[in-house]
RNA sequence: GCCUCUGUAGCAUAGUGGUAAUGCGUCGCUCUCGUAAAGCGAAGACCGGGAGUUCAAAUCUCCCCAGGGGCU
Numbered sequence: 001g002c003c004u005c006u007g008u009a010g011c012a013u014a015g016u017g018g019u020a021a022u023g024c025g026u027c028g029c030u031c032u033c034g035u036a037a038a039g040c041g042a043a044g045a046c047c048g049g050g051a052g053u054u055c056a057a058a059u060c061u062c063c064c065c066a067g068g069g070g071c072u
Stems, first nucleotide, its partner, number of pairs: 001071007010024004018055001026042005048064005
């Protein structure tokens, strides 16, 4: 330098055009003499940044940034 993949709550992932889901974690409540476990509930990301296409973009296109892999 070229090719390719990835970037989504604190962490790990799903979602592949129509208002973002799950597990762990956090907080509250119930239970307990108390703690843990268990059960119930809640908060938390507008999707790496920008532009474009579209009635509508996490999703499609382009540029940039960061990271992984491959080739020379």

RNAcentral holds the sequence, with entries from ENA. Transfer RNA from a Candidatus Woesearchaeota archaeon, 72 nucleotides, folded computationally. It matches the Rfam family "tRNA". Gene Ontology term of the family: triplet codon-amino acid adaptor activity. By type it is a transfer RNA.